This is a predicted structure of a 468-nucleotide part of an RNA (small-subunit ribosomal RNA, 3' major domain) from an uncultured bacterium. RNAcentral holds the full RNA, with entries from ENA and SILVA.
Context: one part of a larger RNA
RNA sequence: UGACGGGGGCCCGCACAAGCGGCGGAGCAUGUGGAUUAAUUCGAUGCAACGCGAAGAACCUUACCUGGGUUUGACAUGCACCAGAUCGGCGUAGAGAUACGUUUUCCCUUGUGGUUGGUGCACAGGUGGUGCAUGGUUGUCGUCAGCUCGUGUCGUGAGAUGUUGGGUUAAGUCCCGCAACGAGCGCAACCCUUAUCCUUUGUUGCCAGCGAUUCGGUCGGGAACUCAAAGGAGACUGCCAGUGAUAAACUGGAGGAAGGUGGGGAUGACGUCAAGUCAUCAUGGCCCUUACGAGUAGGGCUACACACGUGCUACAAUGGCGUAUACAGAGGGUGGCGAAACUGCGAGGUGGAGCGAAUCUCAGAAAGUACGUCUAAGUCCGGAUUGGAGUCUGCAACUCGACUCCAUGAAGUCGGAAUCGCUAGUAAUCGCGAAUCAGAAUGUCGCGGUGAAUACGUUCCCGGGCCU
Repeated sequence: UGACGGGGGCCCGCACAAGCGGCGGAGCAUGUGGAUUAAUUCGAUGCAACGCGAAGAACCUUACCUGGGUUUGACAUGCACCAGAUCGGCGUAGAGAUACGUUUUCCCUUGUGGUUGGUGCACAGGUGGUGCAUGGUUGUCGUCAGCUCGUGUCGUGAGAUGUUGGGUUAAGUCCCGCAACGAGCGCAACCCUUAUCCUUUGUUGCCAGCGAUUCGGUCGGGAACUCAAAGGAGACUGCCAGUGAUAAACUGGAGGAAGGUGGGGAUGACGUCAAGUCAUCAUGGCCCUUACGAGUAGGGCUACACACGUGCUACAAUGGCGUAUACAGAGGGUGGCGAAACUGCGAGGUGGAGCGAAUCUCAGAAAGUACGUCUAAGUCCGGAUUGGAGUCUGCAACUCGACUCCAUGAAGUCGGAAUCGCUAGUAAUCGCGAAUCAGAAUGUCGCGGUGAAUACGUUCCCGGGCCU
């Protein structure tokens, strides 16, 4: 000077408390450990690994294993020489151009040309090792309020001061004081989005008034409204009262769509963890070079006495089932989305209109509402598991896909110790979409619908900040 203390003081955070809903018990999905295996490829391991890399393992992917093949190589450049069009294998790896019985081809300056193939030589190649040799990048403390510098001053010096103190703030935010005076990186603001209004422009969007109507904004039309963008306005403690040290500021009020950072996002200081990543990529040293390279078929990554994490579905009546009926937002679409119509109980099939889309389409929102039924039961709850029959994608669904129908109907009656999330359009609950993708979500990332309870307070648990 720091760090630490079951030292002290002050302060903050879903940290506790107050509440609501979960996890831990069940079944299943998924990841991990373990054990297994020819292989179950590799990495990630307290918070900060474990629905993580993986925004999608049937083949491919694929890095692993087994089998049988290959060696200038799947890929790059250079040099030298040569030159063709057929064999080999159980099979795969293997069939190229023109074309139908034959021939290298392109340019052309007519040869040391280019291209292709072969042989040889340099070399290629490595998801082999080291993240404790590295770059880049990421997590984390933490969106916590801190971390420093110049000059001056003090101290023999390490250093101190500034940055401490009194107030205040979400904030080293601001005010006052002060041997300090200034400055930088952070904070805040500038950026995006959302909440209100105005102007401009009205098609594919809109429809108040007028007319028509096949009753569908459908048509004529309209430019008001919604909406779509583009540009502006608006919020600044600006105004008032009180408190305060006459300050900073705080409390209340007015006006206002919005009030004191309005809500949300992006944004992550100096640094810490030799944190993660040599398997995105790049890269030093090391290692392999008829193999630790490259190619191929099949298998594996999907196995299963068990243990853990994260989820989904439930255990029912605030419910299940049946019929009818209402209201979104945000997205995607040409190797695509695919309407009407017909067909099948259904997954789906036939069909092909329209649409590179404010026009067409995915597309039916679901909880909700109305009526009916079930009457407390392992049930008309729950849906695992299994048998049969199918659909779709795809060379191919056996290992190992999703979905449909019929049958089957397991555990489960609210979960021990312990533990997690959340303070408002939030939790809870309900559905919808997208990326990846031939197919394959209960995951992830988004979107809207319905919509709470509670916060006395800071003694305690956890983490953090300042002073001592």